[in-house]
Molecule: RNase P RNA; transfer RNA
Organism: Bacteroidia bacterium
RNA sequence: AAAGCAGGCCGUUCUAUCGUGCUGACAUUUAUAGUCAGCAAGGAAAGUCCGGACAACACAGGGCAACCCGCCCCCGGAAUACGAGGGAUAUUGCAAAGGCAACUUUGCAGUAAUGGAGAGUGUCGCAGAGAAUAUACCGCCCAGGCGAAUACCGCAAUGGGUAAGGGUGAAAACGCGAGGUAAGAGCUCACGAUUUUUGCCGGUAACGGCAAAAAUGAUAAACCCCGGGUGUUGCAAAGCCAAAUAUGCUGUGGUUUGAGGGCUGCUCGCCCGACACAGUGGGUAGGCUGCAUGAGCAUGGGUAGCAAUGCCCUGCCAAGAUAAAUGAUAGAAGCUAUUAUAGCAAUAUAGUAGUACAGAAUCCGGCUUACAGGCCUGCUUUUAUU
RNA sequence: UGUCCGAUGGUGUAAUUGGCAACACGUCUGAUUUUGGUUCAGAAGAGUCCAGGUUCGAGCCCUGGUCGGACAA
Numbered sequence: 001a002a003a004g005c006a007g008g009c010c011g012u013u014c015u016a017u018c019g020u021g022c023u024g025a026c027a028u029u030u031a032u033a034g035u036c037a038g039c040a041a042g043g044a045a046a047g048u049c050c051g052g053a054c055a056a057c058a059c060a061g062g063g064c065a066a067c068c069c070g071c072c073c074c075c076g077g078a079a080u081a082c083g084a085g086g087g088a089u090a091u092u093g094c095a096a097a098g099g100c101a102a103c104u105u106u107g108c109a110g111u112a113a114u115g116g117a118g119a120g121u122g123u124c125g126c127a128g129a130g131a132a133u134a135u136a137c138c139g140c141c142c143a144g145g146c147g148a149a150u151a152c153c154g155c156a157a158u159g160g161g162u163a164a165g166g167g168u169g170a171a172a173a174c175g176c177g178a179g180g181u182a183a184g185a186g187c188u189c190a191c192g193a194u195u196u197u198u199g200c201c202g203g204u205a206a207c208g209g210c211a212a213a214a215a216u217g218a219u220a221a222a223c224c225c226c227g228g229g230u231g232u233u234g235c236a237a238a239g240c241c242a243a244a245u246a247u248g249c250u251g252u253g254g255u256u257u258g259a260g261g262g263c264u265g266c267u268c269g270c271c272c273g274a275c276a277c278a279g280u281g282g283g284u285a286g287g288c289u290g291c292a293u294g295a296g297c298a299u300g301g302g303u304a305g306c307a308a309u310g311c312c313c314u315g316c317c318a319a320g321a322u323a324a325a326u327g328a329u330a331g332a333a334g335c336u337a338u339u340a341u342a343g344c345a346a347u348a349u350a351g352u353a354g355u356a357c358a359g360a361a362u363c364c365g366g367c368u369u370a371c372a373g374g375c376c377u378g379c380u381u382u383u384a385u386u
Numbered sequence: 387u388g389u390c391c392g393a394u395g396g397u398g399u400a401a402u403u404g405g406c407a408a409c410a411c412g413u414c415u416g417a418u419u420u421u422g423g424u425u426c427a428g429a430a431g432a433g434u435c436c437a438g439g440u441u442c443g444a445g446c447c448c449u450g451g452u453c454g455g456a457c458a459a
Base pairs, nucleotide, nucleotide: 001382002381003380004379005378006377007376008375009374010373012333013332014331015330016329017328018327020040021039022038023037024036025035026034042357046368047367049366050365051364052363053362054234055233056232057231061268062267063266064265066230067229068228069227070226071087072086073085075083076082088114089112090111091110092109093108094107095106096105097104098103115225116224120223121222122219123218124217137166138165139162140161141160142159143158145155146154147153174192175191177189178188179187193216194215195214196213197212198211199210200209201208202207238289239288240287241286248280249279250278251277252276253275260272261271262270296316297315298314300313301312302311303310304309334355335354336353337352338351339350340349341348342347387458388457389456390455391454392453393452396411397410398409399408405442413429414428415427416426417425435451436450437449438448439447
């Protein structure tokens, strides 16, 4: 310098013409309309995945369900399935070393919804002899039979032993060596892997080290167990004004033998209690508040911190629509790509094309997802120079 | 705006506790018929909306996205 990966930040500008919404002022008017001025989308306004604010509801109580979260420490934050820093464990790749092997150790880079499979239940299709109380197809071994046949050798349709070897599978009951044996087998022993319990030691903790004993498939994004958390609903919440009104008709259930409601998944319990539900038919269907000064914003400054972020000073007020405004057209500039010409090159001139994703709807914080192009930082690889 | 649900051959639907994706209609080919329909026989046609994860194994479980639908005045 180029390419790739990861993270962070920014995410077009100006002019003209015609338009849109809100607020204010002006004059006019029954009222619309008009003129002028000011303001008018985002980093994600999105998905609605988390956490809140706010509002309503009996924020009495007991029990059962349901849902969510899950390594540790510390910090930040209103809070979280959030963020920062550090660490533990497991696992993947590369390199080095050790070992007969299984595997182990160290270093670098990455990944992890990372409590428990020694509480219990379930599942493990097909293939395969056998799939969790293991298993005998081939092979191996022993006994017996047959062949002159008590050894050796061969045959094989019998009985038994065997999990070393073959084969099947994602997985064959921990690995490997020796002993042992008819052949074999954790059957025994040494070494090693993983897990649990106990004791001691280290660490704030996750966890690690040593010793002893015991055990050995996987699956908890299967049920489940352990620990922790969640009241329900969602601005169409909720309050108010105006308008309208038929306490109609039909059916079912109910009226102290209690329907239904408060109460939210269920239930117990407590309280209210004469109407409730479905159909049909008629009327109304406009507006205000909530709703824009807040966990507020600043590409202003200072300060503490590795950082997330906090504190102080200064400045600012910044969309509020309701079927839903924030736009359209033309030109210029900027940026990117590409082509042509000139040039050793840097570059210059001209032409063409592109300029994203998207769009407030009560508000805020986080996460996730989409995104033309540009900038910055880190790592890896390649090339060139010193 | 809020809350919730779904996506499987061309169409409509199945798929048990995660274990070979099934059925009907339609389509195509052949037979029957003078021809068409009906009928009979046979065949093709999806790898489950997309991407990733958990698992030996995913239509099914988990996460994110796309599209469609329902309800609340």